Predicted 3D model of a 1414-nucleotide RNA (small-subunit ribosomal RNA) from a metagenome. The RNAcentral record of the sequence draws on SILVA. Rfam family: Bacterial small subunit ribosomal RNA.

[in-house]
RNA sequence: AGAGUUUGAUCCUGGCUCAGAAUGAACGCUGGCGGCGUGCUUAACACAUGCAAGUCGCACGAGAACGCUUCAGCUUGCUGGAGCUAGUAAAGUGGCGCACGGGUGAGUAACGCGUGGGUAAUCUACCUCCGAAUUGGGGAUAACACUGCGAAAGCGGUGCUAAUACCGAAUGACAACCCAGAGACCUUGGUUUCGGGGAUCAAAGGUGGCCUCUACAUGUAAGCUACUGUUUGGAGAUGAGCCCGCGUACCAUUAGCUAGUUGGUAGGGUAAUGGCCUACCAAGGCUGCGAUGGUUAGCUGGUCUGAGAGGAUGAUCAGCCACACUGGAACUGACACACGGUCCAGACUCCUACGGGAUGCAGCAGUGAGGAAUUUUGCGCAAUGGGGGAAACCCUGACGCAGCAACGCCGCGUGAGUGAUGAAGGCUUUCGGGUCGUAAAGCUCUGUCAAGUGGGAAGAAUAUGCCCUGUGAUAAUACCAUGGGGCACUGACAGUACCUGAAGAAUAAGCACCGGCUAACUACGUGCCAGCAGCCGCAGUAAUACGUAGGGUGCAAGCGUUAAUCGGAAUUACUGGGCGUAAAGCGUGCGCAGGCGGUUAUGCAAGACAGAUGUGAAAUCCCCGGGCUUAACCUGGGAACUGCAUUUGUGACUGCAUAGCUAGAGUGCGGCAGAGGGGGAUGGAAUUCCGCGUGUAGCAGUGAAAUGCGUAGAUAUGCGGAGGAACACCGAUGGCGAAGGCAAUCCCCUGGGCCUGCACUGACGCUCAUGCACGAAAGCGUGGGGAACAAACAGGAUUAGAUACCCUGGUAGUCCACGCCCUAAACGAUGUCAACUGGUUGUUGGAAGGGUUCCCUUUCAGUAACGAAGCUAACGCGUGAAGUUGACCGCCUGGGGAGUACGGCCGCAAGGUUGAAACUCAAAGGAAUUGACGGGGACCCGCACAAGCGGUGGAUGAUGUGGUUUAAUUCGAUGCAACGCGAAAAACCUUACCUACCCUUGACAUGUCUGGAAUUUCGCAGAGAUGUGAAAGUGCUCGAAAGAGAACCAGAACACAGGUGCUGCAUGGCCGUCGUCAGCUCGUGUCGUGAGAUGUUGGGUUAAGUCCCGCAACGAGCGCAACCCUUGUCAUUAGUUGCUACGAAAGGGCACUCUAAUGAGACUGCCGGUGACAAACCGGAGGAAGGUGGGGAUGACGUCAGGUCCUCAUGGCCCUUAUGGGUAGGGCUACACACGUCAUACAAUGGCCGGUACAGAGGGCUGCCAACCCGCGAGGGGGAGCUAAUCCCAGAAAACCGGUCGUAGUCCGGAUCGCAGUCUGCAACUCGACUGCGUGAAGUCGGAAUCGCUAGUAAUCGCGGAUCAGCUUGCCGCGGUGAAUACGUUCCCGGGUCUUGUACACACCGCCCGUCAC
Repeated sequence: AGAGUUUGAUCCUGGCUCAGAAUGAACGCUGGCGGCGUGCUUAACACAUGCAAGUCGCACGAGAACGCUUCAGCUUGCUGGAGCUAGUAAAGUGGCGCACGGGUGAGUAACGCGUGGGUAAUCUACCUCCGAAUUGGGGAUAACACUGCGAAAGCGGUGCUAAUACCGAAUGACAACCCAGAGACCUUGGUUUCGGGGAUCAAAGGUGGCCUCUACAUGUAAGCUACUGUUUGGAGAUGAGCCCGCGUACCAUUAGCUAGUUGGUAGGGUAAUGGCCUACCAAGGCUGCGAUGGUUAGCUGGUCUGAGAGGAUGAUCAGCCACACUGGAACUGACACACGGUCCAGACUCCUACGGGAUGCAGCAGUGAGGAAUUUUGCGCAAUGGGGGAAACCCUGACGCAGCAACGCCGCGUGAGUGAUGAAGGCUUUCGGGUCGUAAAGCUCUGUCAAGUGGGAAGAAUAUGCCCUGUGAUAAUACCAUGGGGCACUGACAGUACCUGAAGAAUAAGCACCGGCUAACUACGUGCCAGCAGCCGCAGUAAUACGUAGGGUGCAAGCGUUAAUCGGAAUUACUGGGCGUAAAGCGUGCGCAGGCGGUUAUGCAAGACAGAUGUGAAAUCCCCGGGCUUAACCUGGGAACUGCAUUUGUGACUGCAUAGCUAGAGUGCGGCAGAGGGGGAUGGAAUUCCGCGUGUAGCAGUGAAAUGCGUAGAUAUGCGGAGGAACACCGAUGGCGAAGGCAAUCCCCUGGGCCUGCACUGACGCUCAUGCACGAAAGCGUGGGGAACAAACAGGAUUAGAUACCCUGGUAGUCCACGCCCUAAACGAUGUCAACUGGUUGUUGGAAGGGUUCCCUUUCAGUAACGAAGCUAACGCGUGAAGUUGACCGCCUGGGGAGUACGGCCGCAAGGUUGAAACUCAAAGGAAUUGACGGGGACCCGCACAAGCGGUGGAUGAUGUGGUUUAAUUCGAUGCAACGCGAAAAACCUUACCUACCCUUGACAUGUCUGGAAUUUCGCAGAGAUGUGAAAGUGCUCGAAAGAGAACCAGAACACAGGUGCUGCAUGGCCGUCGUCAGCUCGUGUCGUGAGAUGUUGGGUUAAGUCCCGCAACGAGCGCAACCCUUGUCAUUAGUUGCUACGAAAGGGCACUCUAAUGAGACUGCCGGUGACAAACCGGAGGAAGGUGGGGAUGACGUCAGGUCCUCAUGGCCCUUAUGGGUAGGGCUACACACGUCAUACAAUGGCCGGUACAGAGGGCUGCCAACCCGCGAGGGGGAGCUAAUCCCAGAAAACCGGUCGUAGUCCGGAUCGCAGUCUGCAACUCGACUGCGUGAAGUCGGAAUCGCUAGUAAUCGCGGAUCAGCUUGCCGCGGUGAAUACGUUCCCGGGUCUUGUACACACCGCCCGUCAC
């Protein structure tokens, strides 16, 4: 110090969340020791039991207990006496204390607390100092004795008695009071000094010692002396009371409160002021600087956090306050309205003899209850402190200690060194290894802590007692007080801390986390299940996010979780934020209070600044030291406590006062513009209506219609009249007004503004909470008015519906007057005022100057456009600021809920204004970017449309698919981009499917062992696989042989094989598609905060991001084009099997055709025009070919989780006598149906018959098969030739010539079926192809819709090939004949570029609103 999270990405705004610290905590898991702290935050709930306040005999009367010792008597365990205990225990009178200490935080928003003052308005027991006094009497009363009542608590009667108890009297200075007086100082009328008079008010003794004085007369006292007490006065100290300034929570959805209320006079009361109380008089007092009311709360030093300012908090410790079962009251006393006192009332509990009584743990322990939760009914007065006492001493749950609790902080330990074979084991693995890991074991060493042995404190002496001694006092050596020395005694904690010999690694580690934030990763299991989660989110079969394990990370006797606090959060912003569009400027003005305020001088000194003084308790925090082995902890000193008060000074600034000034503001005189406002009057155009005339069938309305009006005369047209509303042109980013708003013309009344010069006033100003006024439209009330328009309503259309858009009507209303309402996207989404800060161009209203038909320059006030700097998240703003500053006001603090509810105020109502919470989400939002999309725009292209030709969709058949069926009808492909597709050949095989029968190291691969060569032939059983017999047969290499090896076969066991099983959404490879569309990117530079942009856009052009020009871009890459193949022309070379000018053959020849190799040729190269002197286009020449000549191959970045795990490869999962392998048969060929793609047709441009021509490209030895013969034919026989420019397939067909048919279901069409055959094949039943004869179905050109094609193309005609034993209407090729049309780009589809809008980004098959159902 930041981080995560809104988006495809970006910047911003903004919330949510996290990392930190901390707690009187609780919970989960775990737990070795010690020190120091802390421990009912909840029920101020109720309390059993014990203890927590007594003490004094040196105030008093009295008392002779219990116990111990001893003596006597005897019934030997009883009675009586004496002594000690002892002037003692218990009780009483009296004194002091009980008002402290201890607890709690209910109440209290207050002079309660904090801080600083005042008391001249006061008191103060005990204590200290300074004075004075302490004389002399009296009467009672408890205790006690006797006695009465009562269950008890307790109460009474009679009698005796004492005091430092009580009451008079004497004296009474000083003080206080009254009467008067003087001085000084200060001020509510007091302080102090001086002196005079009057009246009133005190007391108590006790103890010790002594005989110096006195008295009695030999030790006593009333005497003396010491101490102590008492009374009184003054002073101090301490403590307390009262008063005041300032500070001290939230709510205005609490705005008015108050009759003892505010003040006065007189009295009462108090220690004391005061309405504190009473009587009378007056009518005041408080309040927006928040009264009153409500809610909450003890306050503070401090504590936690924070850089600080702040925020939160008020346990432990300390100060103050309040309270003591609840409420009230007083008494006593120096002090109380009293925690362990009294009285009354109430509630609860307890006792009771029912008559009556008793009690108050918010003291220490403890109990119950409540609660997530908080300890022992401990020890001791040894220390510190307190009460009483002269003291010893007594009391003290204050306190000191111990116990319980990881509740917190701090410290220590659970070992240290060495140790690689990197052991075993776990986990993982690519099987090689890696990791736990020097970790363990082993070896060496140490001995904290615990356990255990022995010793053993400090805290305690200045206390107290005794002895010696000094001093004071005294007559005194006594007593007493106070010093010095010595001795003695006193420890709860505790045999604790601590020290110590020996032994032995021995006694001691967990918790959370490991997707990002955030340090730390793998395996298995699970499969949107179980679960996790602080936020984002994870999990739907390969989860680093769930669970487990291994490993790792972090902290550590703890670790996590939860709760609540501060921080981060500048997310309430004083320090330190904002308001054009993110939340946020009141609709506008006027204006009281408030805030702020020009210039000069003087005075004051309130603010301010500086110095000094007092205070700011201690503790805490901080700094420097000290003590516990260290630390926590304790402790000494310092600093600090940022505050308050007093005082001195300064006079710049603010303020106050006084006197001026004129630059702010205002007034007058002079001009100017204007839909500024109110009232009145007038005008023309138009609509509608009425009357009359002309006139006839329609009018009106719409996308098209209909409702409507019209023959009872509309619309149209002419004339006249009525009435209401609004004011064309001018008219304009023109004018005016505070805003809303304002528009015919004229008149009257009236507000404001601007400009110029002069004069005047002299800061009179700016802003403005509450308040007041104005405030579009709609709406409301009353009364008018009503032409047109027009919510509601009615009708007609549209539509699936149409409570809408469109049409015909039409009422409120719009208009006027008066009164309400008070809201708008009331917007410039921009509050008002003032100052400062470059410019340019228009326009409105003035003024000045210069030249003068008119313009220029300067200036002030408005209103617009563009833009420097600057600002802004960006867009944008930019002298009219959203720039730089100042003054004041208003408003905002995540989205939704909600501008809702409740309450208040306003309103006739409608409603307005003020204005929440519960709950819920992790976003909501702004600006800009790239895409995608649009029934947005511009441009361009494509058989995309159009123009044409021929089809499909109807029929029959073939084929594929869906569906259905089936034992199985194997699987895949499903819009374009699946459907004559994988399949370039399903009768068996193929074959993956089904049924049945078989095999299990397997049909196939590698390795080990044994045997045998391999192999061939023949039986038997079986559907076959297979099973079971028989026979033949011995090879190759090395070696002399034995034998070994290679290959093959059989057998055995195990590793393994095998899988067309799943996942194409785990993949590779290959392919389809957009699309042969012209696009897709990069480097450097530049621009932008950034995503990104630029380049690649623009002007032209092209088939093309093709090229040219321009340009903050300059270059480059993948695509385009070209290079490749083929075809079209020519040349050269070569020519057999080709060709042939040689009559045929042979033989020549190679000109031509052809073959196949190399070249040439075409490049907008040339000419003209257009174009920008460009690129290019148009036309032309030449040429076989002309503008990429035709065709092919070639497919950018990417998209579709497109297709394929069944071509192949492959991760993971699954099967393993089966999901593997073999065999036979069946199925893939089914068939109410639907769809796709084709074939053949429906005929005369034709069918049939006869005759006659002309190709190209292929294939052929398990092959193509000639001639010839047979068969009607399929075919059979035959065998020549050909491993192919030689031979064969092989007759090309349409065409042409001639004939026939004559528009018919036909001499069209050929399905279907019957019979007879041929061929292939082990085998044509399911289930092949073909032939002949016969049969002769549908069909007469095809609805909506839809497909292909732009030239050698469509259409049409035949030929060949792959696969293949056989089988094709399919597919792939080949040639023959050979058209029509394209005006053009409005529209449909697809695509490209630019631009625009967007709330889309899974990207319009998007997003999203409401209702209903589940």